The prediction has a mean pLDDT of 80. The RNA shown here (transfer RNA) has 77 nucleotides and comes from a Rickettsiales bacterium. The sequence is in RNAcentral, with records from ENA. Its Rfam family is "tRNA".

RNA sequence: GGGUUUGUAGCUCAGGCGGUUAGAGCGUUGCCCUGAUAAGGCAAAGGUCGAUGGUUCAAGUCCAUCUAAACCCACCA
Numbered sequence: 001g002g003g004u005u006u007g008u009a010g011c012u013c014a015g016g017c018g019g020u021u022a023g024a025g026c027g028u029u030g031c032c033c034u035g036a037u038a039a040g041g042c043a044a045a046g047g048u049c050g051a052u053g054g055u056u057c058a059a060g061u062c063c064a065u066c067u068a069a070a071c072c073c074a075c076c077a
Base pairs, nucleotide, nucleotide: 001073002072003071004070005069006068007067010026011025012024013023019057028044029043030042031041032040050066051065052064053063054062
C1' cells in the first nucleotide's frame, strides 16, 4: 500500500429483506428475605447504535468519506 471482518449499556453479545417502545446475560443501585452475610426474590437506573455527511415518508440496518481494532496479502529491511 491492497483486501476481509468487527465497532450497539460498565463488560460479553443479539438485533431477518429499512417500519418507530433499541434488547438479553453479567455487573451496578434500591427494596424484600436473614440475628448478620452469602445465596434467592422484586424493581430501577444506565445508549444520541465508532464519527461526519447523504438516500428515504422512515436508517442500528442502505450509500460515501473518515476513524479504531483483528486477520490475510504485497512491498521494504